This is a predicted structure of a 67-nucleotide RNA (c-di-GMP-I riboswitch aptamer) from a soil metagenome. Rfam family: c-di-GMP-I riboswitch aptamer. About the family: GEMM was predicted in a large-scale screen for bacterial structured RNA regulatory elements.
RNA sequence: GUAAACCCAUCGCAAGGUGGGGACACAAAGCCUACGGGUCCUGCAACACAGGACAGCCGGGUUGCCG
Numbered sequence: 001g002u003a004a005a006c007c008c009a010u011c012g013c014a015a016g017g018u019g020g021g022g023a024c025a026c027a028a029a030g031c032c033u034a035c036g037g038g039u040c041c042u043g044c045a046a047c048a049c050a051g052g053a054c055a056g057c058c059g060g061g062u063u064g065c066c067g
Base pairs, nucleotide, nucleotide: 001026002025006021007020008019009018010017011016024056030062031061032060035059036058037057038054039053040052041051042050043049
């Protein structure tokens, strides 16, 4: 510096997003999915496939504080 779970309001079929409160945790929990994989939602009886969500799921790229 950021801000988890949870609560309130709001958007969305949903996953989930946004704002306020709140702090679990984090050197990058800054940014990039038209970089790769994964998980989740919707459509289907199901698989496949299609659309969507998660950058605080992992890897990768890029920028980066103090010492």